Predicted 3D model of a 1540-nucleotide RNA (small-subunit ribosomal RNA) from an uncultured bacterium. The sequence is in RNAcentral, with records from ENA and SILVA.
[in-house]
RNA sequence: GAGUUUGAUCCUGGCUCAGGACGAAUGCUGGCGGCGCGCUUAACACAUGCUAGUCUGAGCGAGAACCGAGGCUUCCGCCUCGGCCACCGCGGCGAACGGCUGACUAACACGUGGAUAACCUGCCCUCGGCACCGGGAUAGCCCGGGGAAACUCGGAUUAAUACCGGAUAGCCCUUUCGGCUUUCGAGCCGGUCGGAAAAGGUAGAUUCGGCCUCUGGCCGAGGAUGGGUCCGCGGCGGAUUAGCUUGUUGGUGGAUUAACGGCCUACCAAGGCUCCGAUCCGUACCUGGUCUGACAGGACGAUCAGCCACACUGGGACUGACACUGGGCCCAGACUCCUACGGUAGGCAUCAGGGGGGAGUCUUGCUGAAUGGGUCAAAGCCUGACUCAGAGACGCCGCGUGAGGGAGGAAGGCCUUCGGCUUGUAAACCUCUUUCAGGAGGGACGAAGCUACUCGGGUGAAUAGCCCAGAGGGUGACGGUACCUCCAGAACAAGCCCCGGCUAACUACGUGCCAGCUGCCGCGGUAAUACGUAGGGAGGAAGCGUUGUCCGGAUUUACUGGGGGUAAAGCGCGUGUGGCGGCCACGCAGGUCCGUUGUGAAAACUGGAGGCUUAACCUCCUGACGUCGACGGACCCGUGUGGCUAGAGUCCGGAAGAGGAGAGUGGAAUUCUUGGUGUAGCGGUGCUUGCUGAGAUAUCUAGAAGAACACCAGUGUCGAAAGCUCCUCUCUGUAACGGUACUGACGCUGAGACUCGAAUACGUGGGGAGCGAACAGGAUUAGAUACCCUGGUAGUCCACGCCGUAAACGAUGGGUGCUAGGUGUGGGAGGUGUCGACUCCUUCCGUGCCGUAGCUAACGCAUUAAGCACCCCGCCUGGGGAGUACGGCCGCAAGGCUAAAACUCAAAGGAAUUGACGGGGCCCCGCACAAGCAGCGGAGCAUGUGGUUUAAUUCGAUGCAACGCGAAGAACCUUACCAGGGCUUGACAUGCACUGGAAAACCGUAGAAAUACGGUCCUCCUUCGGGACCAGUGCACAGGUGGUGCAUGGCUGUCGUCAGCUCGUGUCGUGAGAUGUUGGGUUAAGUCCCGCAACGAGCGCAACCCUUGUCUCAUGUUGCCAGCGGGUAAAGCCGGGGACUCGUGAGAGACUGCCGGGGUCAACUCGGAGGAAGGUGGGGAUGACGUCAAGUCAUCAUGCCCCUUAUGUCCAGGGCUUCACACAUGCUACAAUGGCCGGUACAAAGGGCUGCGAUGCCGUGAGGUGGAGCGAAUCCUUUCAAAGCCGGUCUCAGUUCGGAUCGGGGUCUGCAACUCGACCCCGUGAAGUCGGAGUCGCUAGUAAUCGCAGAUCAGCAACGCUGCGGUGAAUACGUUCCCGGGCCUUGUACACACCGCCCGUCACGUCAUGAAAGUCGGUAACACCCGAAGCCAGUGGCCUAACCCCUUGUGGGAGGGAGCUGUCGAAGGUGGGAUCGGCGAUUGGGACGAAGUCGUAACAAGGUAGCCGUACCGGAAGGUGCGGCUGGAUCACCUCCUUU
Repeated sequence: GAGUUUGAUCCUGGCUCAGGACGAAUGCUGGCGGCGCGCUUAACACAUGCUAGUCUGAGCGAGAACCGAGGCUUCCGCCUCGGCCACCGCGGCGAACGGCUGACUAACACGUGGAUAACCUGCCCUCGGCACCGGGAUAGCCCGGGGAAACUCGGAUUAAUACCGGAUAGCCCUUUCGGCUUUCGAGCCGGUCGGAAAAGGUAGAUUCGGCCUCUGGCCGAGGAUGGGUCCGCGGCGGAUUAGCUUGUUGGUGGAUUAACGGCCUACCAAGGCUCCGAUCCGUACCUGGUCUGACAGGACGAUCAGCCACACUGGGACUGACACUGGGCCCAGACUCCUACGGUAGGCAUCAGGGGGGAGUCUUGCUGAAUGGGUCAAAGCCUGACUCAGAGACGCCGCGUGAGGGAGGAAGGCCUUCGGCUUGUAAACCUCUUUCAGGAGGGACGAAGCUACUCGGGUGAAUAGCCCAGAGGGUGACGGUACCUCCAGAACAAGCCCCGGCUAACUACGUGCCAGCUGCCGCGGUAAUACGUAGGGAGGAAGCGUUGUCCGGAUUUACUGGGGGUAAAGCGCGUGUGGCGGCCACGCAGGUCCGUUGUGAAAACUGGAGGCUUAACCUCCUGACGUCGACGGACCCGUGUGGCUAGAGUCCGGAAGAGGAGAGUGGAAUUCUUGGUGUAGCGGUGCUUGCUGAGAUAUCUAGAAGAACACCAGUGUCGAAAGCUCCUCUCUGUAACGGUACUGACGCUGAGACUCGAAUACGUGGGGAGCGAACAGGAUUAGAUACCCUGGUAGUCCACGCCGUAAACGAUGGGUGCUAGGUGUGGGAGGUGUCGACUCCUUCCGUGCCGUAGCUAACGCAUUAAGCACCCCGCCUGGGGAGUACGGCCGCAAGGCUAAAACUCAAAGGAAUUGACGGGGCCCCGCACAAGCAGCGGAGCAUGUGGUUUAAUUCGAUGCAACGCGAAGAACCUUACCAGGGCUUGACAUGCACUGGAAAACCGUAGAAAUACGGUCCUCCUUCGGGACCAGUGCACAGGUGGUGCAUGGCUGUCGUCAGCUCGUGUCGUGAGAUGUUGGGUUAAGUCCCGCAACGAGCGCAACCCUUGUCUCAUGUUGCCAGCGGGUAAAGCCGGGGACUCGUGAGAGACUGCCGGGGUCAACUCGGAGGAAGGUGGGGAUGACGUCAAGUCAUCAUGCCCCUUAUGUCCAGGGCUUCACACAUGCUACAAUGGCCGGUACAAAGGGCUGCGAUGCCGUGAGGUGGAGCGAAUCCUUUCAAAGCCGGUCUCAGUUCGGAUCGGGGUCUGCAACUCGACCCCGUGAAGUCGGAGUCGCUAGUAAUCGCAGAUCAGCAACGCUGCGGUGAAUACGUUCCCGGGCCUUGUACACACCGCCCGUCACGUCAUGAAAGUCGGUAACACCCGAAGCCAGUGGCCUAACCCCUUGUGGGAGGGAGCUGUCGAAGGUGGGAUCGGCGAUUGGGACGAAGUCGUAACAAGGUAGCCGUACCGGAAGGUGCGGCUGGAUCACCUCCUUU
């Protein structure tokens, strides 16, 4: 920096990613070289070999074999001397270095800086001095013994640079005395007692005396190097470890040590450490440094370097300059080997290597050339240190796998809209090059140096030895390696991961919530850029991915650099260590800062150079590196002294107050009791339990008891908070104001600690009126462990204890200072003013509201800060698990305080926005209700649907918005369904190839038909090639009412003809968004007006369109007929006419235009006039943005999928018409406002040639016959429409109502009326007497009622649908309620939007975890027992070369040793505890798990507002009581504020 909480936004906050690194591992792959690196695990156990020897005679003894010389011997051979030198031993030095490892260790172990006047130091260097005289042993060798072995014992003999004694001794050491200096355990000077040294060897010549050379030894002083010890400071976690300690702390005397010291010991005292974290537990070698990071920091401590520690585990000392040593010793333990069972051997955390563990880490290599070490006089020897090589992409670095040209843009692949695109200059092909690998030849640096070799010089008597420098020669593991040259040939050399976003890179196919992917968000349920494969692309590249770990990003522990009103976070409140602290002067110099200086190892790092062809790598120089030490200086802080008064406190004064404690008193009310009056209900409610004729309730009187104190009363007072209210008295605390006398910084905050602390609860004893958890009863309910009602116990009250928690809240810690104001209110003071009181002004303290700057994520806060600063304290670090478990402390208990982890999720959350929703509110509208009229729901029938049935009852439509719907016509057809019979390029389309011919029609046969066969009939054009048309065969293809309306287009329904839905610019807001569109009016209307940070605009509304209502003009047939004429039985029938009706066309008219009232001088509204019509005149068409994955793949179109001798197509038959039943929509009725009969009047709008069909005739009728006229303002339907009107009859009944059903007979259509048509006539004459709960339509030419026409159609199931006219009402007070809708506002945990969200028990599965009788183990202590090795101490008897004594002995002494005793002492044993862990029947809760059960607690007033603390109760959410909070909606009131 990005992704991820939301519909969107801002914030908080976590999770995740991109980077770098690695001693890594792993998957796929793999050409070369250089430089590095490599058991992080089992400090597990180890076979084999090697890693520490050397001094070979220049310390010493002895000496095999061999060589030479001499001698002896008959031979074998033997002896002596010398040389060369193996094995062995004594002795010296080394083995304490080097190498490995990190187990232990939280410590002066390490780092850093000091101290040592408290110390040591082999080898090395410098200086001074010395080396004299003696002695006794011993190993080896030899002999003998024991033992399996390891090994060991005895005897004899021998040497030394081994050992011992003596002499000598300056400065050395010790004892002791005196003096001086001092940093006080020291130094210097003088004296004294005692102690204490040795070893020689080599070369040369030699006159054998000695000389000389080199080396070694001793004493002392100093240096260098290395070490010991002490101290300041620094660097891990845990307080769920708070107290630890008896050699402990100190002193005195002593012991020990190189040295100080309780280091050890005896005695004395009682100290010492610790919240600045002792003790305990866990973890861990530390550092230079390494990785990361801008830095600060964080993490780590491999390789390299410094230090420490360890060497199988534990203990111990010896030797030595140095060790408590392990490639040495002793003891104990575990393990392993050998064994003759008696014993004995061993220690790879050296280098290799094998086993084991593990994800995981190499060769049983070469050399001693270089660097270094040991030893030696030296040559030399040794060196698994080291240098090299080997295997390993483990890391870093470098190189290569070719370069240039090359378009017919080849083939192949992939995609495709079929045109093409892409792979792609890529390849092929042409021209070059040769790094690397391969072959051949040449061939290093590393060797400065060293050198018993040769030569030269010096010393010297010396040709010896030694020294010096130079020359020559010699010396290389790596290695015939690096490097160079030549040869041939593009030749030998590319894989990995990714392609949804983050994050560079896209298509096709397969799959179909499957298989799978995934770092996070998330993909996959038939069109997947996310899975798998392919093509293409992106990125690294001999590597690429993955996993793990660390830092970063993460300002996500915030020192740099965060927060806490509501997101996580202020302790309920106060008193009190430490921290911080006013003004002035002087001193000190602890902090801080500056300067100088010491140190801060090297390597590493930075910068600059240089060397390998470059780089990595290596070398050189410089810089940098500390909370360090020393010296000097300075403002401030600190500290010391002295002073001051502004902070703080004391004092005085007059006022205020529910401040606290105790005692006393009062009235109203409730309940109970006595008595009276009085009678039937009371009580409570939606009802019921309950009380009441045994007299209630009501009312009066008297009494009792307990608890609480109306009005005043106030976002008023007081108190630290909790909290505090009738009145009086006593005691007592505090604040404010005024005065300014006193003190003189006495202050602020406050970890632990302590006090106080609502309500509930607990203990003891009282009290108990009312209220009232639990409980009981009654209701409610599906249930009701609740809400409501009737009762009612604890409790509520008092006293004394206890608890210590609350939404203990302003969700805001305390203190100080600063930063605009306005307006209330409580207390005080002052001023003005007045006779006085108000009023007014100023000021201090408290308490509210509004508001500027500023702050804030926003909301909001705003002198009472959440602003600007300082001081101190407490707290937070994702959600859940959980304020839980365990542990501890407190409590009588309930419980409180402190307080995790495993596991799990990718969110949880705050504020605000837009919607939606609310059993929230305000306003408004609608046949929404109300007021009415007529219905439905009951009957019969029709039609549709569900269900049922069936071979099939084709399919679709399903709340409103499916159900007389698609279907404006199912007997066949339709038809999609079923059974059966047929066909397969097909019933239908196009193209190609081949063959043949017209096809059709008609007739006949078989068949149910399709179909098949036979017969009759039998082409056109032509340039003769063929073409048109048809049939057959074959190939492409046709076809599908098969699937998906959740892949789609189009069309449609619905909200809804509701009044809304948006945009541009501007403005406001961090933003989503807001404004406009809200407000005041008005309207049918976002209609219009006014106002307004808005101004405009668009889609909707309205209007424009059609129709209807009035008039005018024009026109006048097929329409009309007033007037004129003719004419009939009659009739616009005729001549004519245009007046009227009517048709057609064009106009007029209506606009709140006029008047009056209201209203804001508005919009508009009310009333009126005129008018055919009045406020949209009536009706229609017209349907905004969108919603419902609404409906339709079966109207049509269409993607994908599916079928292809069938899911296609043809045929006849059947079915879609079933029938116990249920629903929906209708028709007809139930009758007298009627039925029937007779007479009589008036329409509109349609239709008509495969048609409408008149007059006439026949039939009771349906109808038949017949055919005039009419393609229609002419003819027909159709003229008589029906209801209506007039007259008659019926007289309230299952009827002269009603017509179902059934029987018989017919008519018509049609190939055909059986399943299954309509109609007519005769007969039959069912239910039904006005319809339960409930429910539908309608506001005027409407409802109701009456008929007419049309589409579809051969006919018709039409009572349906669409239209037409006739007759023609009632009612609307009104908006409380039901339903739907609109605007504004409010709440919200909803946004798939309440058909939402969501809680808990129960049941099932998985996981982690607590408890648990117990059981198993680890660790560290304690008490006691035993007590190895060993040091120390003691020691009768025993053993004993050097020295001493007497004397010579088998002498004694000194000294030493073994043995024994004792202290200490490891391991071991016993015991009771502590602590940690494993397992554990059972049990507790927790987390998670597409569709389990029960309820509905929460979110809206969530349907009883919610929540907090507490108590009780209940399957469960939860309910109730008491106290508290607003983080409660709504209404009303009060107060305050704002504006005028």